[in-house]
RNA sequence: AUUUCAUCCAGAGAGGUUAAGGGAAUCGGCCCGUUGAAACCUCGGCAACCCCCGCUACGCGGAAGGUGCCAAAUCCGACAGAAAUUUUCUGGAAGAUGAGAG
Numbered sequence: 001a002u003u004u005c006a007u008c009c010a011g012a013g014a015g016g017u018u019a020a021g022g023g024a025a026u027c028g029g030c031c032c033g034u035u036g037a038a039a040c041c042u043c044g045g046c047a048a049c050c051c052c053c054g055c056u057a058c059g060c061g062g063a064a065g066g067u068g069c070c071a072a073a074u075c076c077g078a079c080a081g082a083a084a085u086u087u088u089c090u091g092g093a094a095g096a097u098g099a100g101a102g
Stems, first nucleotide, its partner, number of pairs: 002101007013043005021032003026078004044070003048067003052062004074094001079091005
């Protein structure tokens, strides 16, 4: 790489270097960006999973060690269905993260 399961409407900032892009892929939108994107580094924070602690115990709370994350619902939609009048809801697909298998 592949595969299984779970979660994804909440949460979370500054400084330095640097210089034009970025929001997963294709498309359609819509946003962010020289008032400095993305990337890298330093410190900080959040709390999804694992680990740890506790409890009224299979759920909840705490803490922050391992990953992760810190614009907008995974930014929205493109596949299907239902209701409703071209909008709302539900479920897929795809993706991301974690844990396991291998």
Record summary
This is a predicted structure of a 102-nucleotide RNA (SAM riboswitch aptamer (S box leader)) from an Anaerolineales bacterium. It matches the Rfam family "SAM riboswitch aptamer (S box leader)". Gene Ontology term of the family: regulation of gene expression. The sequence was found by an Rfam model in a public genome assembly. Lineage of the source: Bacteria > Bacillati > Chloroflexota > Anaerolineae > Anaerolineales. Model confidence (mean pLDDT): 83 of 100.